[in-house]
RNA sequence: CGCCUGCAAGGGCAAACCCGCCGAAAGACGGGGGCGCAAAGCUUCCGGGCUAAGGGACGAGUUCCUAAUCGGCUAACAGCCGAGUGCCAGCGGGGUUGCCAGG
Numbered sequence: 001c002g003c004c005u006g007c008a009a010g011g012g013c014a015a016a017c018c019c020g021c022c023g024a025a026a027g028a029c030g031g032g033g034g035c036g037c038a039a040a041g042c043u044u045c046c047g048g049g050c051u052a053a054g055g056g057a058c059g060a061g062u063u064c065c066u067a068a069u070c071g072g073c074u075a076a077c078a079g080c081c082g083a084g085u086g087c088c089a090g091c092g093g094g095g096u097u098g099c100c101a102g103g
Stems, first nucleotide, its partner, number of pairs: 003103004012037002017032004022027001035090001041096003045093003048088003054065005069083005
């Protein structure tokens, strides 16, 4: 330095649930809590999942579609350009950084 292993020590993180708070929602954040975690550190590149602001339909408060979409150029449903494109890393893979002990 690389790989593998995790019964030690010291420490770390924190599910459900509750409270506060942001958000249309999914969900995030802070406090409590502690199911679990050796990358449960970071990162949406790939797959997967969640939500549906937006749009459509109708019997008008239900239902359906979509992580979109909007604007410009153009004869143009093509093409090009610009803006924009929610959440989950504790669903899996990839990338990247890293503590201790042993082999």
Predicted 3D model of a 103-nucleotide RNA (c-di-GMP-I riboswitch aptamer) from Sideroxydans sp. It was read from a public genome assembly, where an Rfam model found it. NCBI's taxonomy places the organism under Bacteria, Pseudomonadati, Nitrosomonadales, Gallionellaceae, Sideroxydans. Its Rfam family is "c-di-GMP-I riboswitch aptamer". Gene Ontology term of the family: cyclic-di-GMP binding. Rfam describes the family as follows. GEMM was predicted in a large-scale screen for bacterial structured RNA regulatory elements.